[in-house]
Molecule: Glycine riboswitch aptamer
Organism: Listeria floridensis
């Protein structure tokens, strides 16, 4: 034994960019300009293979690309903090 990593669930905090133009008109579609904290795509050190100095493969993120997504409000939203709860000694 009700502790620690975690996982679900909820409730609270939660950024960034044009209410841009035009058509249509809540919503959407075209353009041109942005954003990165869902989500994806990238690949460093190391490590492994076989070959001799080079190749393949693994291989992270809040980095980094913006494909999707976003750019009043709503909604989304990563990550935190609490409560429940599965776990179980790793505290």
């Nucleotide at each position: 034994g009700u502790g620690a990593g975690u996982g679900u669930a909820a409730g609270c905090a939660g950024a960034g960019a044009g209410a841009c133009u035009g058509c249509u008109c809540u919503a959407g579609c075209a353009g041109c300009g942005c954003c990165g904290a869902c989500g994806g795509g990238g690949a460093a050190a190391g490590c492994a293979u076989g070959g001799a100095c080079u190749a393949u493969g693994u291989g992270a993120a809040a980095c980094u690309c913006u494909c999707a997504g976003g750019c009043a409000a709503a909604a989304g939203g990563a990550u935190g903090c609490u409560u429940a709860u599965a776990g179980g000694a790793c505290g």